[in-house]
Context: one part of a larger RNA
RNA sequence: UGACGGGGGCCUGCACAAGCGGUGGAGCAUGUGGUUUAAUUCGACGCAACGCGAAGAACCUUACCUGGGCUUGACAUCCCGGGAACUCUGUGGAAACACGGAGGUGCCCCUUCGGGGGAACCUGGUGACAGGUGCUGCAUGGCUGUCGUCAGCUCGUGUCGUGAGAUGUUGGGCUAAGUCCCGCAACGAGCGCAACCCUUGCCUUUAGUUGCCAUCAUUAAGUUGGGCACUCUAGAGGGACUGCCGGUGUUAAACCGGAGGAAGGUGGGGAUGACGUCAAGCCCUCAUGGCCCUUAUGUCCAGGGCUACACACGUGCUACAAUGGUCGGUACAAAGGGCAGCAAACUCGCGAGAGUAAGCAAAUCCCAAAAAACCGAUCUCAGUUCGGAUCGAAGUCUGCAACUCGACUUCGUGAAGGUGGAAUCGCUAGUAAUCCCGGAUCAGCAUGCCGGGGUGAAUACGUUCCCGGGCCUUGUACA
Numbered sequence: 001u002g003a004c005g006g007g008g009g010c011c012u013g014c015a016c017a018a019g020c021g022g023u024g025g026a027g028c029a030u031g032u033g034g035u036u037u038a039a040u041u042c043g044a045c046g047c048a049a050c051g052c053g054a055a056g057a058a059c060c061u062u063a064c065c066u067g068g069g070c071u072u073g074a075c076a077u078c079c080c081g082g083g084a085a086c087u088c089u090g091u092g093g094a095a096a097c098a099c100g101g102a103g104g105u106g107c108c109c110c111u112u113c114g115g116g117g118g119a120a121c122c123u124g125g126u127g128a129c130a131g132g133u134g135c136u137g138c139a140u141g142g143c144u145g146u147c148g149u150c151a152g153c154u155c156g157u158g159u160c161g162u163g164a165g166a167u168g169u170u171g172g173g174c175u176a177a178g179u180c181c182c183g184c185a186a187c188g189a190g191c192g193c194a195a196c197c198c199u200u201g202c203c204u205u206u207a208g209u210u211g212c213c214a215u216c217a218u219u220a221a222g223u224u225g226g227g228c229a230c231u232c233u234a235g236a237g238g239g240a241c242u243g244c245c246g247g248u249g250u251u252a253a254a255c256c257g258g259a260g261g262a263a264g265g266u267g268g269g270g271a272u273g274a275c276g277u278c279a280a281g282c283c284c285u286c287a288u289g290g291c292c293c294u295u296a297u298g299u300c301c302a303g304g305g306c307u308a309c310a311c312a313c314g315u316g317c318u319a320c321a322a323u324g325g326u327c328g329g330u331a332c333a334a335a336g337g338g339c340a341g342c343a344a345a346c347u348c349g350c351g352a353g354a355g356u357a358a359g360c361a362a363a364u365c366c367c368a369a370a371a372a373a374c375c376g377a378u379c380u381c382a383g384u385u386c387g388g389a390u391c392g393a394a395g396u397c398u399g400c401a402a403c404u405c406g407a408c409u410u411c412g413u414g415a416a417g418g419u420g421g422a423a424u425c426g427c428u429a430g431u432a433a434u435c436c437c438g439g440a441u442c443a444g445c446a447u448g449c450c451g452g453g454g455u456g457a458a459u460a461c462g463u464u465c466c467c468g469g470g471c472c473u474u475g476u477a478c479a
Base pairs, nucleotide, nucleotide: 001479002478003476004475005474007473008472009471010470011469012468013467015463016462019427020426021425022424023423026318027317028316029315030314031313032312033311034309035308042053043052064304065303066302067301068300069299070298073129077128078127079125080124081123082122083121086103087102088101089100090099091098092097107118108117109116110115131293132292134291135290136289140287141286142282143281144280145278147276152191153190154189155188156187157186158167159166160165171182172181173180197270198269199268200267202238203237204236205235206234207233208232211228212227213226216225217224241264244258245257246256247255248254320420324379325378326377327376328375329374336367337366338365341360342359346355347354348353386417391412392411393410394409395408396407397406433455434454435453436452437451438450439449
């Protein structure tokens, strides 16, 4: 100087408390461990691994296994020989591949018109080489997680100290903040904080189609004429700064209350992550040193596996019902996506869907029904008209192909489950809870992920305690 303390002081965070809803019990989905297996590819392991890499494992993916093939190779450059490329096709085979048959002679340059040379492409050969998702993340770059959006981490000069180092950065206040004020052997500065950026909330202005409709006509309908006031869209501005008033405070910083205001003290949300820590994570994104393989640890193919199942754990979904289930009626969104696409309407089918087909490269058309809510009817506390697992049958769709191993539909079947032990998680407001909608990936496949809106709470006395963190101080046989 640090680190540590079941030392002290001060402060802080959904850390506790106060509340609301869960997890832990059930069934299922998904990840992991274990076990099994020819293989169940690999990585990730307290927080910070476990719906994680994977924003899509039937084939492919695919790295694994079994079997069948290849060896200058699936891919790159160079050299030599042959052939244009390419198209059609036979035999064997699971395919890869092996062995054949037929057609075809293009482009550029030279030409004695016989031919020669060249580029792209295909094929045979020689070796230089290719190739490796093989190992090492404890050789690395790069990216990322984490403490933590915590308020810290440092430097120059000066001063003090033999020196390590100290001071500044400590102290008194204040703040979300090393934020600011005051003091001070310090004076300044940098990286962080804040602000600048995006979004949302108010207003003005510009613009008025594909959007909108107050007034005037018109219609089944903003449908059409008309209009751009309003809504909205999207560009430019304004607006909030403790600016104003009162009080407290050291005349300070600041805090408390108030006015005005759409908004008030960082307005809400996001992006933004200091010096560093964990030899944290990734050599399987990529790049890369070293090592290893080179008729194989490379490469092609078929099938299988990654989907196994006594069990254990994590994360979720659906429930156990009446604040509910079922049936009928009737409202109100936002944000997105669409041409190898989204598909209205119509017809058929109980339905998944099929047939046909208008419109739309989309503020125009489509996906598209928002659902919870509301109104009415019914069920009457039951393992039920709760719950839907499981299984049987018949189908639909995607796709070369749904056996291993897809999703969905209809009929039947109708399991556990009576609100869950010890324990444990999230959340402070348009939040929790609850209800639907969309998107990426994607042929198909979502209870996951990422976004959007609808309805919309309870509680916070307080900081004694648990956990994490910051500053000062103290002890130490630790570095």